[in-house]
Molecule: transfer RNA
Organism: uncultured Mailhella sp.
RNA sequence: GGGUCGUUAACUCAGUAGGUAGAGUACCUGCCUUUUAAGCAGAGAGUCGCGCGUUCGAAUCGCGCACGACCCA
Numbered sequence: 001g002g003g004u005c006g007u008u009a010a011c012u013c014a015g016u017a018g019g020u021a022g023a024g025u026a027c028c029u030g031c032c033u034u035u036u037a038a039g040c041a042g043a044g045a046g047u048c049g050c051g052c053g054u055u056c057g058a059a060u061c062g063c064g065c066a067c068g069a070c071c072c073a
Base pairs, nucleotide, nucleotide: 001072002071003070004069005068006067007066010025011024012023013022019056028042029041030040031039049065050064051063052062053061
């Protein structure tokens, strides 16, 4: 330098034929318990890496950039 893949909640990940975002764990609240843990219930939490574009509408499509992994040179 070229190529492929990845980037979504605090963490680990899901979400394809574009229709406005979910799970588990963790944290918080309540119940239970002598207390903690465990268990049960509930709530909060995300500019979907960044920018531009296409579209009525983009996590999803296109282009560029950043970071990471691997392969080639």